[in-house]
RNA sequence: CAUUGCCGCCAGGGGUAUUCCGGCUAGCGCCGGAGUUGAGAAAGACCCGUGGAACCUGAUCCGGAUCAUACCGGCGUAGGGAGUGCGGCGUGUCGCGGCG
Numbered sequence: 001c002a003u004u005g006c007c008g009c010c011a012g013g014g015g016u017a018u019u020c021c022g023g024c025u026a027g028c029g030c031c032g033g034a035g036u037u038g039a040g041a042a043a044g045a046c047c048c049g050u051g052g053a054a055c056c057u058g059a060u061c062c063g064g065a066u067c068a069u070a071c072c073g074g075c076g077u078a079g080g081g082a083g084u085g086c087g088g089c090g091u092g093u094c095g096c097g098g099c100g
Stems, first nucleotide, its partner, number of pairs: 001092003005089005010083001012048003016043001017036008055080003061074004
């Protein structure tokens, strides 16, 4: 000096659905409890890092399953998507010095 390996820190990005019951409400909805999937269904937790399916758009999409759902698959080599951050270890390269 490099680093496509490992770890940490700071900042940043992201989602929060569905069914039933109860309460409140004129209604839209809101709150609480329970079931389902999930890392996460408002926790200050979880997930994500451009080699980016974290997440968004298409999408009130298509097929399957389900009590139901953004549940599973497709779409998807699609279109977007958040630091060329800092530090440590390791590795590599170059240079310098010492010894043989």
TPP riboswitch aptamer (THI element) from Gemmatimonas sp., 100 nucleotides, folded computationally.
The coordinates come from a structure-prediction model, not an experiment, and the mean pLDDT is 80.
NCBI's taxonomy places the organism under Bacteria, Pseudomonadati, Gemmatimonadota, Gemmatimonadia, Gemmatimonas.
Of the family's consensus pairs, 95% are formed in the model.
The sequence was found by an Rfam model in a public genome assembly.